[in-house]
RNA sequence: GUUGUCCUGCGAGAUGGCAUUCUCGCGUAACCGCUGGUCGAGCCGGCUGAUGAUGCCUACAGUUGC
Numbered sequence: 001g002u003u004g005u006c007c008u009g010c011g012a013g014a015u016g017g018c019a020u021u022c023u024c025g026c027g028u029a030a031c032c033g034c035u036g037g038u039c040g041a042g043c044c045g046g047c048u049g050a051u052g053a054u055g056c057c058u059a060c061a062g063u064u065g066c
Stems, first nucleotide, its partner, number of pairs: 009026005016057006033047005
């Protein structure tokens, strides 16, 4: 340095934190939203969301009451 096996761990899932769970990845990574115009790229626009999923908290937004 390469390969295999066993044990164990870590990381990621379009904006924060905690818990549970699911999926994926092993650093050559997993992941880095969707969409229209354009042959394509570039470029110019539009849209949703603090979750992969669930619960809670925080931030933001809307409505109502005090």